[in-house]
RNA sequence: AGGGCUUGAUCCUGGCUCGGAGUGAACGCUGGCGGCGUGGAUUAGGCAUGCAAGUCGAGCGAUCCUUAUAUUAAGAUUAAACCAACCUGCGGGAAGGUUUAUGAUUAGCACUAGGAUAGCGGCAAACCGGUGAGUAACGCGUAGGCAACGUACCUUGAGGAGAGAGAUAGCCUCGUGAAAACGUAGGUAAUACCUCAUGUGUCCUGAAGUCUGGAAUGACUCAGGAGAAAGAUGGCCUCUAUUUAUAAGCUAUCACCUUAAGAGCGGCCUGCGUCCUAUUAGGUUGUUGGUGGGGUAACUGCCUACCAAGCCGAAGAUGGGUAGCUGGCGUAAGAGCGUGGUCAGCCACAUCGGAACUGAGACACUGUCCGGACUCCUACGGGAGGCUGCAGUCGAGAAUCUUUCCCAAUGGACGAAAGUCUGAGGAUGCGACGCCGCGUGGGGGAUGAAGGCUUUCGGGUCGUAAACCCCUUUUAUCAGAGAGGAACGCUAACUUACGAAUAGUUUGUUAGCUUGACUGUAUCUGAUGAAUAAGCCACGGCUAACUCCGUGCCAGCAGCCGCGGUAAUACGGAGGUGGCAAGCGUUACUCGGUUUGACUGGGUGUAAAGGGUCCGUAGGUGGCCUAAUGUGUGAAAGGUGAAAUCUUUCGGCUCAACCGAAAAACUGUCUUUCAAACUGUUAGGCUAGAGGCUGGGAGAGGAGAGCGGAACUGCUAGUGUAAAGGUGAAAUUUGUGGAUAUUAGCAGGAACGCCUGUGGAGAAGUCGGCUCUCUGGUCCAGACCUGACACUGAGGGACGAAAGCUAGGGGAGCGAACAGGAUUAGAUACCCUGGUAGUCCUAGCCGUAAACGAUGAGCACUAGGUGUCUGUCCGUAAGGAUGGGUGCCGUAGGUAACCCGUUAAGUGCUCCACCUGGGGACUACGGCCGCAAGGCUAAAACUCAAAGGAAUUGACGGGGGCCCGCACAAGCGGUGGAACACGUGGUUUAAUUCGAUGCUACGCGAGGAACCUUACCAGGGUUUGACAUGCUGGAAGUAGUGCCCCGAAAGGGGUUCCGACCUGUAACCAGUCAGGUACCAGCACAGGUGCUGCAUGGUUGUCGUCAGCUCGUGCCGUGAGGUGUUCCCUUAAGUGGGAGAACGAGCGCAACCCUCGCUAUUUGUUGCUAUCGGUUUCGACUCGUCGGAAUCGAGCACUCUAAUAGGACUGCCCGCGUUAAGUGGGAGGAAGGUGGGGACGACGUCAAAUCCGCAUGGCCCUUAUGUCCUGGGCUACACACGUGUUACAAUGCCUGUUACAAUGGGAUGCUAAGUCGUGAGAUGGAGCAAAUCCUACAAAAGCAGGCCCAGUUCGGAUUGAAGGCUGCAACUCGCCUUCAUGAAGCUGGAAUCGCUAGUAAUGGCGUAUCAGCAACGACGCCGUGAAUACGUUCCCGGGCCUUGUACACACCGCCCGUCAAGCGCUGAAAGUGGGGGGCGCCCGAAGCUCUGCUUUUGCAGAACCACGGUGAACUUCGUGAUUAGCGCUAAGUCGUAACAAGGUA
Repeated sequence: AGGGCUUGAUCCUGGCUCGGAGUGAACGCUGGCGGCGUGGAUUAGGCAUGCAAGUCGAGCGAUCCUUAUAUUAAGAUUAAACCAACCUGCGGGAAGGUUUAUGAUUAGCACUAGGAUAGCGGCAAACCGGUGAGUAACGCGUAGGCAACGUACCUUGAGGAGAGAGAUAGCCUCGUGAAAACGUAGGUAAUACCUCAUGUGUCCUGAAGUCUGGAAUGACUCAGGAGAAAGAUGGCCUCUAUUUAUAAGCUAUCACCUUAAGAGCGGCCUGCGUCCUAUUAGGUUGUUGGUGGGGUAACUGCCUACCAAGCCGAAGAUGGGUAGCUGGCGUAAGAGCGUGGUCAGCCACAUCGGAACUGAGACACUGUCCGGACUCCUACGGGAGGCUGCAGUCGAGAAUCUUUCCCAAUGGACGAAAGUCUGAGGAUGCGACGCCGCGUGGGGGAUGAAGGCUUUCGGGUCGUAAACCCCUUUUAUCAGAGAGGAACGCUAACUUACGAAUAGUUUGUUAGCUUGACUGUAUCUGAUGAAUAAGCCACGGCUAACUCCGUGCCAGCAGCCGCGGUAAUACGGAGGUGGCAAGCGUUACUCGGUUUGACUGGGUGUAAAGGGUCCGUAGGUGGCCUAAUGUGUGAAAGGUGAAAUCUUUCGGCUCAACCGAAAAACUGUCUUUCAAACUGUUAGGCUAGAGGCUGGGAGAGGAGAGCGGAACUGCUAGUGUAAAGGUGAAAUUUGUGGAUAUUAGCAGGAACGCCUGUGGAGAAGUCGGCUCUCUGGUCCAGACCUGACACUGAGGGACGAAAGCUAGGGGAGCGAACAGGAUUAGAUACCCUGGUAGUCCUAGCCGUAAACGAUGAGCACUAGGUGUCUGUCCGUAAGGAUGGGUGCCGUAGGUAACCCGUUAAGUGCUCCACCUGGGGACUACGGCCGCAAGGCUAAAACUCAAAGGAAUUGACGGGGGCCCGCACAAGCGGUGGAACACGUGGUUUAAUUCGAUGCUACGCGAGGAACCUUACCAGGGUUUGACAUGCUGGAAGUAGUGCCCCGAAAGGGGUUCCGACCUGUAACCAGUCAGGUACCAGCACAGGUGCUGCAUGGUUGUCGUCAGCUCGUGCCGUGAGGUGUUCCCUUAAGUGGGAGAACGAGCGCAACCCUCGCUAUUUGUUGCUAUCGGUUUCGACUCGUCGGAAUCGAGCACUCUAAUAGGACUGCCCGCGUUAAGUGGGAGGAAGGUGGGGACGACGUCAAAUCCGCAUGGCCCUUAUGUCCUGGGCUACACACGUGUUACAAUGCCUGUUACAAUGGGAUGCUAAGUCGUGAGAUGGAGCAAAUCCUACAAAAGCAGGCCCAGUUCGGAUUGAAGGCUGCAACUCGCCUUCAUGAAGCUGGAAUCGCUAGUAAUGGCGUAUCAGCAACGACGCCGUGAAUACGUUCCCGGGCCUUGUACACACCGCCCGUCAAGCGCUGAAAGUGGGGGGCGCCCGAAGCUCUGCUUUUGCAGAACCACGGUGAACUUCGUGAUUAGCGCUAAGUCGUAACAAGGUA
């Protein structure tokens, strides 16, 4: 920074789309680690459970616990003494009892020390934390103000703290209740509450002055009045009291009261800024202001009573929709645009609605009261609750985390402190959600392994990639070591201040002790071992990256263009490649690109877009001079612009992300000062803008009235007779009842010929006979007046063609609708005959047009030339100068181009209007206007990737011009009618094989279908095959032959008489051994006239033997492209000449080649024979001569053969033409203007033909779609077409006779003479591989005769009979002969074909194919041998130029509308269902206020009021039978409206 997509191509306009960046994201595939961030965007939906606000015992009374002491009581245990039931072994033992000592332990009271706590009390709970529902607002941002305010805790200053009284909770006694909770009686404390005292200062009232200030409602001074307090704890004995010791005292700290100030925090007010909508234009009644009163911390309609009627609004009020605002964030070059999550500031909310209380602060998230909804408990009487705190759960959703740890740190509340509390906060977990960093190894390693993929089969590629060798260890795992976050705090000693003090508190220092959730974390070390770690997307273009297979408009892809219908780099898979990487893609959204809303930075003649025109309101803009001011503007300084963010620099984590510090920035805004050019304002002036005045001018300018002639139609009358009229042609129509025509007269309405002119006028629409009246604008000259009075102009007003509407007139002509006649397939049209509204007038409405110059108005500037209208001036005239209009051409310049160009679309300024892809849509809904028709304003859903402008090249035209061609015309002969032959279609068939299908298929492939051919059909066989190559194995009485059997044959079976090749072993001997061929079995493969001519090669047809098709360089054009190649003349020709921004060149044309025509030279057998000679023979006669024929030898003159040369070039003459090219005529010449003919076919077109000539890619078949055989078919036959043959006859036919050719062919051949046969033919066999022989008599023509116009002596089809030939075989299905038969046909409708000279016509001859033949075909040959062409109007085809085009697959094009079908969207609609706000009325909780009563609580009432109810309207959204429209959709129906003059412009 651009790219893709409209076209055959181009430039432009214009939209769609891509590449970029971003996200609180989600989804798909995948997933190693760490750091730092971040995470309910949807249902402000509902919530189980736990926690999130407490603290103070140094305020108070109690209660409880622990501890120490004292005391009282009880008292386990132990010891001693005494008594003793009972037992006894008489020694004694012994239950039990009494006393003393011991004293654990328990309980009570007092008290020491410590702890806990329900209650009273104080402070906090108004912070922190969450969310964004509401809010379009002083809510937020910014800058100010309060002379209109408050403030607990904190700091500072000043002063004070005296005396007293009564309650109450806890506790206890009863009671109610399920519970929650509540009530009664008794007594008690305080830093709780109350009373009195004092009061500097404070507050209130009153008075007058002074000061500050912009302004007193402020400050100061005076007088009167009102109003405070509370103690707690520690220590001490200096003073006083008594003895130690204590307090009444002192002292320290904290607390308390009054007051003044500060800081911080809050309240209120104001300027400016803050989304969309006019299809919301009027809104408002406490509304706007005032006075009195109330209320508040404080100003204010904040509230109330009264008074006035204001206030807001096009600079957008009011209404509707949407939305928390900001710092910032994303993007962008910037200006902007979008956004407001995390962090920070402000606001609002706390289940929904209302309300107040307490308090310094709330109308209070985890307070209170009331009402609603919901949930829970209940004993049914009543109660309880509020996660938009942290976790967590359900729901809805594409979607968003742990019911974790800790107060260690930071911060907060309380406390004197220790400390307690703290889901604030710090940590941790989960999620690739984001950013950043690291890793998944490094080096070597070519048998370029295996394998995959591919292949032209050689190879290539994955790929040094792997294996393998050497190394490293970040990460990981294990083990060990181990920071920092810690500062505080407590104790002790010393020290500072207060103090009388060594006490106490306090300050500082030192020493010691203690505090870590994270966490044995970061980090470090060691060990192990490449060990634990790569995917995703793309690969047709845009856009980096290509092949194979599968699929076959299917499945699918796709951001745009677009891929896919049998060879898909676009679908799916694979290999490979590219990109990014722990991510990669997709989706959604934002900005960008997009100058595609244009401030920077766009446009409006034709692409979207100038209002139909003018007047004019608001608004915007505005001439010259002077002065003032200082609004805008500029400069400077100051304030502010929170922090964070961004930027720069530096620093800290190993780097980075991240974090910290400093600077810069924050483009804004306010204040002050300065400047004074410009802008604004004020004042004064000027005349160049504008207007007025005077004198002239032109004009279809407007309105009204009157008049006129021509034409037309009608009527009357005359003349007059059969038609008239109309059309492409007709008919409807009029007319013998007298039309049309013509003459005269009368009547009527409308329009005004010539003049008339890209002439005139008007704002536009528009205006045209003449005259009069009224009237508007404009131009010129003068420079007398005013003195900026101007320009534009949203809304608004006026005018406004035609058609249409209302009412009344009028109505000649014309003429929608309508009727009829034509045309047509139809013809609701075009054409014709009629004809109503209307057209005309008056009055009113409508308000639109391609209302166009498709060009808004005004002013200024920027070369000219040439017409025309109308003024003025100069001039004798010609003419010139200067204004105002109106045209053409044109410079600079502009434009995409066309074109515009002083009448701008150029260059500038001012104002208005309008545009932003096509369609939907000049539409719907709503509103306004209208009598209606309708007009103005004006969307969306949906749909497409274009729609469009200008120009270019072609093609086309029922456009034009020029030219050519057997194209027409002029001629000759045909076809179309008949019969037959051949081909084709169709039909039939088992098959009638296939192909060719306008010209350019149809006697074509096929230049030979009885079998074969043959590809088709039926049947019968066969499977390595009918044919080729390779490999493996086998193989002798074998393969094969002969013979026999079955069979239609192919083939199969049998028999065994015969019987195998080459080379070697082998110096002799091979069927036998070895190898090879052949054979058999098997494997590869063969084979295919199977498909695709739209995969191809090659070949061919056609346009067309038409004259065209291109290139290089230059020039023109932005470009496609043009020029050249056009123009004039000429030619068969882009042939040549001249001109010319072209100059040259190539492929074509022509020529070169072949052949025919003339001449020369050479050649001389098989050709020739003039001349000469010989021989034979025939004829004649004058009888030895002549003539003929044959032959031989000389010969090559002639003809001929077949090679080489020559010849013709507009060369010569005359005319024309440009002194040209050339052309007309002529001479000479065999030939004259290309001498005749042939070969030769430019760039290209028709996806033309051919896969069945051949070749060939791909696909398909493989006991068959191959191959063999027999038979059949290709030969069918109601029919249609094409090409031919023979005819229809006398220019003929028949018979007889007589001449003259050329090209060819010939050995499985041509076949002579001769003989036989009426003949086809048979026999015969000479000659000939051919200038020798044969085919082979050419025929028409000529001569003679016959026929005599007829279905014939024309014509020969058809049929019968008899034959011949070929062939294995003539039934389907051959040809020929003879005899007999003797059909149609008497020259051919519409239509159509060939031919311009040795041509047409006509006559025969030959050849290929071939056994034979369908041949009348095809290809050649020679004979005889014409007519006509005025000419280019027309038909067909072609070439060049030009024109139009909406065509480019190119007119066999494109394309429109109805109807029918499917899908989608929207509108209308009887209705129906929700939402919203306001209004009226009813009800009225809690609560505040007021009033009354009682006074201790309290009771009653009133006003206001949430919720609720109700009514009439409004508005918005959904749904709705039916209905209307639109859009989209490969092949539906009907027509053909548009594009060419589109066939009626």
Record summary:
Predicted 3D model of a 1545-nucleotide RNA (small-subunit ribosomal RNA) from a metagenome. The RNAcentral record of the sequence draws on SILVA. Its mean pLDDT, the model's own confidence on a scale to 100, is 83.